Predicted 3D model of a 73-nucleotide RNA (transfer RNA) from Candidatus Iainarchaeum sp. Taxonomically the source falls in Candidatus Iainarchaeum (Archaea, Nanobdellati, Candidatus Iainarchaeota, Candidatus Iainarchaeaceae). Rfam family: tRNA. Rfam classes the family as a transfer RNA.
RNA sequence: GGACGUUUAGCUCAGCUGGUAGAGCAUUAGUCUUAUACACUAAAGGUCGGCGGUUCAAAUCCGCCAACGUCCA
Repeated sequence: GGACGUUUAGCUCAGCUGGUAGAGCAUUAGUCUUAUACACUAAAGGUCGGCGGUUCAAAUCCGCCAACGUCCA
């Protein structure tokens, strides 16, 4: 330098064919317990890597950039 892949909650990851962003773990509160843990219930937490474009509507489609990984040179 070239090809491909990944980027979504604190962590690990889903999210189909564009149509209100989710799960598990973790965190917080409550119930339970003499108390803690376990268990159960609930809550909070995201401008979906960045900037543009297409569209009535973009995490999703297109372009550029960035970070990381694999391969080629």